A computed fold for a 72-nucleotide RNA from a Chloroflexota bacterium, annotated as transfer RNA. The sequence is in RNAcentral, with records from ENA and MGnify. RNAcentral records the identical sequence in 3 taxa. Rfam family: tRNA. Its family is annotated with triplet codon-amino acid adaptor activity in the Gene Ontology.
[in-house]
RNA sequence: UGCGGUGUAGCCAAACGGUAAGGCAGCUGCCUGUUAAGCAGCCGAUUGCAGGUUCGAUUCCUGCCGCCGCAG
Numbered sequence: 001u002g003c004g005g006u007g008u009a010g011c012c013a014a015a016c017g018g019u020a021a022g023g024c025a026g027c028u029g030c031c032u033g034u035u036a037a038g039c040a041g042c043c044g045a046u047u048g049c050a051g052g053u054u055c056g057a058u059u060c061c062u063g064c065c066g067c068c069g070c071a072g
Base pairs, nucleotide, nucleotide: 001071002070003069004068005067006066007065010024011023012022018055026042027041028040029039030038048064049063050062051061052060
């Protein structure tokens, strides 16, 4: 440098183009002699950035940026 993949919450991770699941962590309470475990409830996302297509974009297109792999 080229090609392919990938980027969603503190971490992991879903989502036929129809308005963002779930788990862990966190917070509150219950339980317990205490902690842990367990139980109940609660909270967190302008979906890497900028544009385009569309009535509507996490999803499709373009360009950048980061990471991974392959080739040179």